[in-house]
RNA sequence: CUCAUCCAGAGGGGCAGAGGGAACGGCCCGUUGAAGCCCCGGCAACCCUCCCGCCGGCACUCGUCGACAACAGUCCGAGGCCACGGUGGGGAAGGUGCCAAUUCCGUCCCGCGGCGAAAGCCGUCGCGGGGAAGAUGAG
Numbered sequence: 001c002u003c004a005u006c007c008a009g010a011g012g013g014g015c016a017g018a019g020g021g022a023a024c025g026g027c028c029c030g031u032u033g034a035a036g037c038c039c040c041g042g043c044a045a046c047c048c049u050c051c052c053g054c055c056g057g058c059a060c061u062c063g064u065c066g067a068c069a070a071c072a073g074u075c076c077g078a079g080g081c082c083a084c085g086g087u088g089g090g091g092a093a094g095g096u097g098c099c100a101a102u103u104c105c106g107u108c109c110c111g112c113g114g115c116g117a118a119a120g121c122c123g124u125c126g127c128g129g130g131g132a133a134g135a136u137g138a139g
Base pairs, nucleotide, nucleotide: 001139002138003137004136005135006134011040012039013038014037015036019029020028021027023107024106025105026104041099042098043097046095047094050090051089052088053087054086055085056082057081058080060079061078062077063076066075067074068073103133108130109129110128111127112126113125114124115123116122
């Protein structure tokens, strides 16, 4: 830099001792113990791996001398197979990742609605869609 995913899921112990949730705002978590480090456990299925199905395919075999063709070869059908490719499902040994709150919510843009004297502008609250940023994986 590119692509995919981000409303699901999964925590105990030891050391330590005041912060943490990326930034900012909000709102939370935290001396009933934050960050960090270690041990054990778990979740998930991105990569990898194994198994099964389907599609597809042909490294194979055969065909009233299968069809066409001068040959090379191409095509069709049946069987076989899964090297190669796609897809769906299952498993979880290995490489990562993750285990408060949707990526905790918002931030920028668009649309809709409630409230405010309120049609519009505006303010505020909420809902929906798309971005930005970030995280993780693969390349």
This is a predicted structure of a 139-nucleotide RNA (SAM riboswitch aptamer (S box leader)) from Streptomyces mangrovi. Its mean pLDDT, the model's own confidence on a scale to 100, is 80. Lineage of the source: Bacteria > Actinomycetota > Actinomycetes > Streptomycetaceae > Streptomyces. The model forms 86% of the base pairs in the Rfam consensus.